[in-house]
RNA sequence: AUCUUAUCCAGAGAGGUGGAGGGACUGGCCCUUUGAAGCCUCGGCAGCAGACUUUUCUUUGUACUGUGCCAAUUCCAGCAAGCUUGUAGCUUGAAAGAUAAGAA
Numbered sequence: 001a002u003c004u005u006a007u008c009c010a011g012a013g014a015g016g017u018g019g020a021g022g023g024a025c026u027g028g029c030c031c032u033u034u035g036a037a038g039c040c041u042c043g044g045c046a047g048c049a050g051a052c053u054u055u056u057c058u059u060u061g062u063a064c065u066g067u068g069c070c071a072a073u074u075c076c077a078g079c080a081a082g083c084u085u086g087u088a089g090c091u092u093g094a095a096a097g098a099u100a101a102g103a104a
Base pairs, nucleotide, nucleotide: 002103003102004101005100006099007098008097013042014041015040016039017038021031022030023029025078026077027076028075043070044069045068047067048066049065050064051062052061074096079093080092081091082090083089084088
């Protein structure tokens, strides 16, 4: 890097360093010198797998291990269909993306 499956309206930030970008892509919108990204330290959340625990045997709990995450619903839309006295809203499904577990 590829494929499969599951989830994505919940949750959770301070300090140091750094010095202009960031929110995947495109458009919109937003965050940001009242300090972006990146890196470090400490803290937190609890999604997936494991471990331990509980148990009516598939449930409960613990943040212990691996991984992930800590502005805004995956920030909103993108493609298709439908609804609404309607040029804008809403709903559903897909696509794309992210994360985990597994496979070759």
About this RNA: Model confidence (mean pLDDT): 83 of 100. This is a predicted structure of a 104-nucleotide RNA (SAM riboswitch aptamer (S box leader)) from Natronobacillus azotifigens. NCBI's taxonomy places the organism under Bacteria, Bacillota, Bacilli, Bacillaceae, Natronobacillus. The sequence is in RNAcentral, with records from Rfam.